[in-house]
Context: one part of a larger RNA
Molecule: large-subunit ribosomal RNA, domain I
Organism: Bacillota bacterium
RNA sequence: GGCACAGGGCGAAUGCCUUGGCACCGAGAGCCGAAGAAGGACGCGACAAGCAGCGAAAGCCUUGGUAAGAAGCAAAUAUUCAAAGAACCAGGGGUGUCCGAAUGGGGAAACCCGCUUAAGCAAACCUUAAGCAUCAUAUAUUGAAAAAGAUAGAUAUAUGAGGGGAAAGCAGGCGAACUGAAACAUCUAAGUAACCUGAAGAAGAGAAAGAAAAUAAUCGAUUCUCCAAGUAGCGGCGAGCGAACAGAGAAAAGCCCGAGAUAAGCAAAAAGACUAAGAAGAUAGUCGAACUUCCUGGGAAGGAAGACCGAAGAAAGUGAAAGUCUUGUAGACGAAAUCGGAGAAGUCAGGCUUAGAAAGAGUACCACAGGACACGAGAAAUCCGGUGGGAAGAAAGGAGGCCCGCCUCCUAAGGCUAAAUACUACUCGGUGACCGAUAGAGAACAGUACCGUGAGGGAAAGGUGAAAAGAACCCCGGGAGGGGAGUGAAAAAGAACCUGAAACCCUGUGCCG
Numbered sequence: 001g002g003c004a005c006a007g008g009g010c011g012a013a014u015g016c017c018u019u020g021g022c023a024c025c026g027a028g029a030g031c032c033g034a035a036g037a038a039g040g041a042c043g044c045g046a047c048a049a050g051c052a053g054c055g056a057a058a059g060c061c062u063u064g065g066u067a068a069g070a071a072g073c074a075a076a077u078a079u080u081c082a083a084a085g086a087a088c089c090a091g092g093g094g095u096g097u098c099c100g101a102a103u104g105g106g107g108a109a110a111c112c113c114g115c116u117u118a119a120g121c122a123a124a125c126c127u128u129a130a131g132c133a134u135c136a137u138a139u140a141u142u143g144a145a146a147a148a149g150a151u152a153g154a155u156a157u158a159u160g161a162g163g164g165g166a167a168a169g170c171a172g173g174c175g176a177a178c179u180g181a182a183a184c185a186u187c188u189a190a191g192u193a194a195c196c197u198g199a200a201g202a203a204g205a206g207a208a209a210g211a212a213a214a215u216a217a218u219c220g221a222u223u224c225u226c227c228a229a230g231u232a233g234c235g236g237c238g239a240g241c242g243a244a245c246a247g248a249g250a251a252a253a254g255c256c257c258g259a260g261a262u263a264a265g266c267a268a269a270a271a272g273a274c275u276a277a278g279a280a281g282a283u284a285g286u287c288g289a290a291c292u293u294c295c296u297g298g299g300a301a302g303g304a305a306g307a308c309c310g311a312a313g314a315a316a317g318u319g320a321a322a323g324u325c326u327u328g329u330a331g332a333c334g335a336a337a338u339c340g341g342a343g344a345a346g347u348c349a350g351g352c353u354u355a356g357a358a359a360g361a362g363u364a365c366c367a368c369a370g371g372a373c374a375c376g377a378g379a380a381a382u383c384c385g386g387u388g389g390g391a392a393g394a395a396a397g398g399a400g401g402c403c404c405g406c407c408u409c410c411u412a413a414g415g416c417u418a419a420a421u422a423c424u425a426c427u428c429g430g431u432g433a434c435c436g437a438u439a440g441a442g443a444a445c446a447g448u449a450c451c452g453u454g455a456g457g458g459a460a461a462g463g464u465g466a467a468a469a470g471a472a473c474c475c476c477g478g479g480a481g482g483g484g485a486g487u488g489a490a491a492a493a494g495a496a497c498c499u500g501a502a503a504c505c506c507u508g509u510g511c512c513g
């Protein structure tokens, strides 16, 4: 030095576990903000570094619930609170430093500096309280240049706005390229991504100048799903793109202005707005059946024996595997206060027929060049806006995929409209042939430590034991550490703590060289 056997160290795999995740389902909720948000800074404890909570501060007042203990995570000490009801849970209220849209002015956020009025004061200082930004709209008072008038401007009052968010879903604006076409230019990717604006819990759309049919009829706003259908079509007819009608369902709701004058008649129903009141439900909770003995064991829920309940044999916990031990479960009940808003009531307003009247102009349409329509200019209708031109007036006008006639359907150039649909930051409940610590979120105490000037990037890290019973005392040692003793079922569970593989290192013995 090698091999073998045995025993250790280091190491962390594996097994078991779960405080955390992932996906989805059913409900709820879908906004917060000048009454100062979201998010922060700095503080607040007897002792107080961190987290959570709170704001001159681990809390204040009040109304309910519940309860014998309590002063968070978090032990110990001290000092207190509590049946005159503390702590805890829930409703309402109060306080709420400074920054932040930040709004008196400034500013290198959490800081600096003012003005007005009022109160305190002998006081001019100081303290306290309230107010002082901008923009829009409305009203009022003023008011230049420039004589009058007017305007700009100024001031006051009233109302509103501003910022945040859920990397979601919606509408509008703007709008790529990689890529595919086996190259590439029309085309595709794609009206996608990115960016901007805006709104609501949904948004948008929406009550026919519709769809259709073929000389005969029919349907009757919108939205979403299935089907029609990868059809009809579009297309360097390449790559690819790709409907609609009809049919079946979900949900259903219609109205207003312009403008309904005037006259006559009929009816008393439906639907609308506002006001007050208001059920279920939500936000604490309450009741809730039925088992004992023996054995093994550290421990019984296991085994044995005999019972019981069940509208409850879901589940979790308890020293091991519990229907009957605990929490619960089935079932039943409960609200002072706040939210909620089914249904009923009151007021306002409101219907129909005939005659009559009315029916949206630089609009429709056309030309040119574009865009959207599944439709790439095509026979290209339809829709949109740019430039130019430019009607009719219900005896009129538009559409039915060039165009014309007939026929049919409809009435543009004004507006509103619930539901069915999309999404899930958030709350509650539930589910899983989802994960189980290199998995599952990046994160089982993390957007932390750390890196970066910054935008930004971004980890690792779980497990003693049933219970700390966490090893008094003695010995070696400076200590670390160890040996006894003791605890414990176990210490080969000793805090570097469940199990404890391999690599790697060491010791002993044997054999070989």
Stems, first nucleotide, its partner, number of pairs: 001512009015498001016463002020435002022432007029424002031164002039099003042055003046077001050073002060093006069081003104113003114132007134161009170198004180187001184236001210219002223250004233241002254416003257360001262355005272348004281339003285333003291306005307324002309313001315327003365389004370384003375401001396411005450457002470497001473484004